[in-house]
RNA sequence: GGCGCAUUCGUCUAGUGGAUUAGGACGCACGGUUCUCAUCCGUGUAACACGGGUUCGACUCCCGUAUGCGCCG
Numbered sequence: 001g002g003c004g005c006a007u008u009c010g011u012c013u014a015g016u017g018g019a020u021u022a023g024g025a026c027g028c029a030c031g032g033u034u035c036u037c038a039u040c041c042g043u044g045u046a047a048c049a050c051g052g053g054u055u056c057g058a059c060u061c062c063c064g065u066a067u068g069c070g071c072c073g
Stems, first nucleotide, its partner, number of pairs: 001072007010026004027045006049065005
């Protein structure tokens, strides 16, 4: 330098046949339970890497950029 793959809540991850409130676990906050802590239960919290395009509508398709991984030279 070329090609391919990946990037989603604080962390791990599901979804990607274009239209569902973007879901789950852990964490965290509050409440209940408990003499207290832990456990357990309930509620809440918070995400589609960035920019552009296509489309009535994009996490999803296309282009570019960034980061990581792999292969080739």
Model confidence (mean pLDDT): 82 of 100. Transfer RNA from Candidatus Giovannonibacteria bacterium RIFOXYD1_FULL_48_21, 73 nucleotides, folded computationally. It matches the Rfam family "tRNA". By type it is a transfer RNA. It was read from a public genome assembly.